[in-house]
């Protein structure tokens, strides 16, 4: 110096003019004014995990049905961070992982002889009728070529992938046929919280793969969602129309109705007294009828409250078990009003900075800081200047500085918040760690 590699900051600044939102203080009262502070992101995107928070709702149990998936740890929690095992990629820093299981059931196109109930295209060797050829000594040897048989799966060939690999011996020619070494099984000791390492002993041992195929197994998991939701205020039709269930049981108040009992009162009958010429009148006593008061006595319907029991229907992501509402009460369909205003809305699992533990994530302690809250939805607009960055200009090239001109500046925009993962992307700094290559 170059090329790769891991981590981290930064995302122009300053100032003037004019504009926007919004906290405080002052004034001035609706608006307003005047001071002073503050106002997009590293990913605000994607909505792909996990939450906080809010309702259902008082929130259980069990099936379905989803989710992760190697070991410690970390965190509110994850499918995420950290350290590590094992495996692949790279020389090498490093980087990647759908990384539990193979009992069952599926699948492996095509090519290929064969992808399992295995097998032989090509070739290899043997043994050989038939022909050729040479050679000797009537008959053999040797060679070469082929129908056919018989071995064999090393060599070649297809294919992602062919039935342990390498090398050596044997063998006719080969093959775990035999050896040594991986490599597979099963025992066995050491280390390690583990996942796993290392090692001895044994055995010639075998058809692979695929679970991002079905599935076993371990852990783990209510719904919806700020357009959750809470309050206020107004307004209309207390509309129409359908199911369905109770309307049981005691109690206690209330007034009614009634049954006994008594007391008056009215009508009346009878009997006896009494007064009257007579009609008749009065009194006692009894009997009937009607009405009315009372009563600590009884019944009966109704209203009310309370207690019980039933319980249609509704509701709890689907299904069950259980649960909760719920009796002039449940809900179902239509149809009609209202969309106003407040609030939720930003102080947090929050940020900085020491300091301890801890290989790291992290965690715990001190100590400063408060950094948008809009609501059709604000954060801009224009001038200047200095910043970065790129190209040209002076010298024969070149590099570096400097000065002058012009030109760039990217992905990209809050809407309840938060940790995480993914994409996109101009241009600068700064730290480590690998290799090559010069010099010393």
């Nucleotide at each position: 110096g170059g090329c790769g590699u891991g981590g981290g900051u930064c995302a122009g600044g300053u100032g003037g003019c004019c504009g926007c939102u919004u906290g405080c203080c002052u004034g001035a009262u609706u608006u307003c004014a005047g001071g002073u502070g503050a106002g997009a992101g590293g990913a605000a995107a994607g909505u792909c995990c996990g939450g906080a928070c809010u309702c259902c709702a008082c929130a259980g149990g069990g099936c379905a049905g989803g989710g992760u998936g190697c070991u410690g740890g970390g965190u509110a929690a994850c499918g995420c961070c950290c350290a590590g095992g094992c495996g692949g990629a790279g020389c090498a820093a490093u980087c990647c992982g759908a990384c539990a299981u193979g009992a069952g059931c599926g699948c492996c196109a095509c090519a290929g002889a064969a992808a399992a109930u295995a097998u032989a295209c090509c070739g290899c060797c043997c043994c050989g009728g038939a022909c050729c050829a040479u050679c000797c000594u009537c008959g053999g040897a040797u060679g070469g070529c082929c129908a056919g048989g018989g071995g064999u799966a090393a060599g070649g060939g297809u294919g992602a992938a062919a039935u342990g690999g390498u090398g050596g011996g044997g063998u006719a020619a080969g093959a775990g046929c035999c050896c040594a070494c991986c490599g597979c099984g099963u025992c066995c000791g050491c280390g390690g919280c583990g996942a796993c390492g290392c090692g001895g002993a044994u055995g010639g041992c075998a058809g692979g793969g695929u679970a991002a195929g079905c599935a076993u197994c371990a852990c783990c998991c209510g719904g919806a969602g700020c357009a959750a939701g809470a309050c206020c205020a107004a307004a209309u039709a207390g509309g129409a129309g359908g199911a369905c269930a109770c309307g049981c049981c005691g109690a206690a108040c209330g007034g009614c109705c009634u049954g006994c009992u008594u007391g008056g009162c009215u009508u009346u009958g009878c009997a006896c007294g009494g007064c009257a010429a007579a009609c008749g009148c009065c009194g006692u006593g009894u009997g009937a009828a009607g009405g009315u008061g009372a009563g600590u006595c009884g019944g009966g319907a109704c209203g009310u409250u309370c207690g019980g029991g039933a319980g249609a229907g509704g509701u709890c992501g689907g299904c069950c078990c259980g649960g909760c509402c719920g009796a002039g009460g449940u809900u179902c369909u239509c149809g009609g009003g209202u969309a106003g205003g407040u609030c939720g809305c930003u102080g947090g699992a929050g940020g900085c900075u020491u300091a301890u533990g801890g290989u790291a994530a992290c965690a715990u302690a001190a100590g400063c800081c408060c950094a948008a809250g809009a609501g059709a939805c604000a954060u801009g607009g224009u001038c200047a200047c200095c910043g970065c960055c790129g190209u040209a200009u002076g010298c024969a090239c070149g590099a570096u500085c400097g000065a002058u001109a012009c030109g760039g500046a990217a992905c990209a925009g809050a809407a309840u918040c938060c940790g995480g993962c993914u994409u996109a992307u101009c241009g600068a700094c700064c730290c480590g760690c690998c290799c090559c290559a010069u010099a010393c």
This is a predicted structure of a 440-nucleotide RNA (Bacterial RNase P class A) from Nitrospira sp. SB0662_bin_26. Of the family's consensus pairs, 97% are formed in the model. It matches the Rfam family "Bacterial RNase P class A". Rfam's curators write: Ribonuclease P (RNase P) is a ubiquitous endoribonuclease, found in archaea, bacteria and eukarya as well as chloroplasts and mitochondria.